Context: one part of a larger RNA
Molecule: large-subunit ribosomal RNA, domain II
Organism: Coriobacteriia bacterium
């Protein structure tokens, strides 16, 4: 891991509610007595309610008193089964860490007592004590002895500091090579002594028998668990929520919302239309409050000028009010919309419509898209919230694949038929369809500010057979090197300017390049040649460039260029579990009762409702079956909507089945489920 088998709402008593059944203004007994049976038997409930309550009583409280208000009077219960639920109780199963008694443990391991054992071998040389020198004596000095040390180097032995391996190991702590101490606060044998909120402890919360921030074994004990998993047959119906107040509450909960089921009400309900109302958003606007820009006019401040002062003049300076004009705003408003919201009336409407009462739930992490919006940064698969759709709890066709996007809601079957979205050259079902453009960039088939004689269209505006534009041939010249300036300045470093004149077909006191100035080329302007368009400018379609990430990979591929791109237009056809045909099924309403016919309708999580099937046991009835061969069990066939059923070999050897009741240890795939095989 797999396969068996085992595993999970029970039970008891008491509420309540629905079905049924008896009996009913009543209905029922409980222990127990007493018996063939009947039967007695407190007691409950129920027929009378008010008032704290004495009490009154269809009334009765409240008050002095009603006026008047409260709760009642207009009647249907009880018993007993089943059922669903809630209470008490382990109350669907498993599951803690923990707390609490009572014991059991110091063969492990900490400390401590008594008694015992061990430490190759080498190396230092402390007092002390001798002997010489030495001194008055001493001190001290040498040499000798001597053997001290939590002394030194090293084996046994304790010990573990480093690094390899090992890490489903040779091992639940270990090997290899190195390391520390090895006469000591060493190491070690045996006996002994202290324990659990207790011991020991050179203290690490260590260690106390592979267990320690409180051992273990048993019991309280099914502690508790707003938490996680798990929770076993099958069929119809109907279907939610992720919200709101409140909560030491935020992953729980109670009320209410929203689902179910029953009863009871009976179109009240939904949508369109008209009518009649209601509002201050959108948008607008400046009339109010506020912000803000420019003028004009101007109180007053400031500067200047004058004065002894006061007064007076004046302004490239600031400026309140006022006034002109343009402008902003959730918390402005002088206006103001669509779409809601509210009544009302017609129509529509029998749909799992609406409304009340009961019985059962479930939900309370929601998410995504489209839009209005608040935060954030007009980020976020961001967070909040208001509207709507989907998801959830929705398959099925599109979007290559893709919970929230379009399309479209799936009872069943069929090798019919039309759509939708999206699509029709191959992959791959349909047009290699018409028509009429446009793009050349693989745009298509990612992106921006900004750029550019891509190109299409359209709209203005110059210049043009008196000859444009381009492009070749000429010419481009005098005063004069204009004046200043400079070392030089001659068109052409800089400055200056009635930038003029005068020849001319034109020709600037000069476009640009050039010289040290000059000088050379050039342009503007004109002829000529040529011969029919040529230039600005704006609006607009479709392209280009900007365009830098790591394997080729930004059309789902092949491939696609008057497309198989894009735009408009029109016909065709393909395409879904839509819808339509044919055949069944099954809710539920009508109408009919020859069992039908019609009209709706059958997607499902939580979760409500119903109707079934199967397994064990028990009664009854089949005087059922069965060694002529039960149950089980392999295979084959064969009904049934499903759970299931029957039937046939075979195997198996002794039990079993079918109506109709009845009780239940009642249905496994999960629970890191248990046990057992493999």
């Nucleotide at each position: 891991g797999c396969c068996a088998g085992g595993g999970a709402g029970u039970u008891a008593c008491g509420g309540u509610g629905u079905a049924u059944a008896g009996c009913a203004a009543g209905g029922u007994u409980a222990a127990g007595c007493u018996u063939a049976a009947a039967g007695c038997g407190a007691g409950c409930c129920g027929c009378a309610g008010c008032g704290a309550a004495a009490g009154c009583g269809a009334g009765u409280c409240c008050u002095a008193a009603c006026c008047g208000g409260g709760c009642g009077u207009u009647u249907a219960g009880u018993u007993a089964u089943a059922c669903g639920u809630c209470g008490u109780a382990g109350a669907c199963g498993c599951g803690a860490a923990g707390c609490c008694a009572a014991g059991u443990g110091a063969u492990c391991u900490a400390u401590c007592c008594a008694u015992g054992g061990g430490c190759a071998g080498g190396c230092u040389g402390a007092a002390g004590c001798g002997a010489a020198g030495g001194u008055a004596a001493g001190a001290c000095u040498u040499c000798g002895u001597g053997g001290a040390g939590g002394g030194c180097c090293g084996a046994a032995c304790c010990c573990a500091c480093u690094u390899c391996g090992g890490u489903u190991g040779a091992a639940a702590a270990c090997g290899g090579a190195g390391g520390g101490g090895a006469u000591g606060a060493c190491c070690u044998g045996u006996g002994g002594a202290u324990u659990g909120g207790a011991g020991u402890g050179a203290a690490a919360g260590g260690c106390u028998a592979a267990u320690c921030a409180a051992a273990c074994u048993u019991g309280g004990a099914g502690a508790u668990a707003u938490c996680u998993c798990g929770u076993u047959c099958u069929c119809c119906c109907c279907g939610a929520a992720a919200u709101a107040g409140c909560u030491u509450u935020a992953g729980g909960g109670c009320u209410a919302g929203c689902g179910u089921u029953g009863c009871g009400c009976g179109u009240u309900u939904u949508g369109u239309a008209c009518c009649g109302g209601u509002g201050g958003u959108a948008g607008a606007g400046c009339a109010c409050u506020g912000g803000a820009u420019c003028g004009u006019c101007u109180a007053g401040a400031g500067g200047g000028c004058u004065u002894c002062a006061c007064c007076g003049c004046u302004u490239a300076u600031c400026g309140a009010a006022a006034u002109g004009a343009a402008c902003c705003a959730a918390a402005c408003u002088c206006c103001g919309a669509a779409u809601g919201c509210c009544g009302g009336u017609a129509c529509u409407u029998u749909a799992g419509a609406g409304c009340g009462c009961a019985g059962c739930a479930g939900u309370c992490a929601g998410a995504a898209u489209a839009u209005g919006u608040g935060g954030g940064c007009u980020a976020a698969g961001c967070u909040g919230u208001g509207u709507a759709u989907u998801c959830g709890a929705a398959a099925g066709g599109g979007a290559a694949a893709c919970a929230g996007c379009c399309c479209a809601g799936a009872c069943c079957g069929c090798c019919u038929g039309c759509u939708a979205a999206g699509g029709u050259c191959c992959c791959a079902a349909a047009a290699u369809a018409u028509a009429u453009g446009c793009u050349a960039a693989g745009u298509g088939g990612a992106a921006a500010a900004g750029g550019a004689u891509g190109u299409g269209c359209g709209u203005u505006u110059g210049c043009u057979c008196a000859g444009a534009c381009a492009a070749c041939c000429a010419g481009g010249a005098u005063g004069u090197u204009g004046g200043c300036u400079u070392a030089g300045a001659a068109g052409c470093a800089g400055c200056c300017a009635u930038u003029c004149a005068a020849u001319u077909a034109a020709a600037g006191a000069g476009u640009g390049c050039g010289u040290a100035a000059c000088a050379g080329c050039u342009c503007a302007c004109u002829g000529g040649u040529c011969a029919a368009g040529u230039g600005g400018a704006c609006a607009u379609g479709c392209g280009c460039c900007g365009a830098c990430a790591a394997u080729u990979c930004a059309c789902g591929g092949g491939g696609c260029u008057u497309a198989a791109g894009c735009a408009u237009a029109u016909u065709a056809c393909c395409g879904a579990a839509g819808c339509a045909g044919c055949g069944g099924a099954c809710u539920u309403c009508a109408c009919g009762u020859a069992u039908g016919u019609g009209g709706a309708g059958u997607g499902g999580u939580a979760g409500g409702g119903g109707a079934g099937c199967a397994u064990u046991c028990u009664g009854u009835a089949c005087c059922g079956g069965g060694u002529u061969g039960a149950a089980g069990c392999u295979g084959g066939c064969g009904g049934g909507a499903a759970a299931c059923c029957g039937u046939c070999u075979g195997u198996g050897g002794a039990c079993u089945g079918u109506a109709c009741a009845g009780a239940a240890g009642u249905g496994a795939g999960a629970a890191u489920c248990c046990u057992g095989g493999c």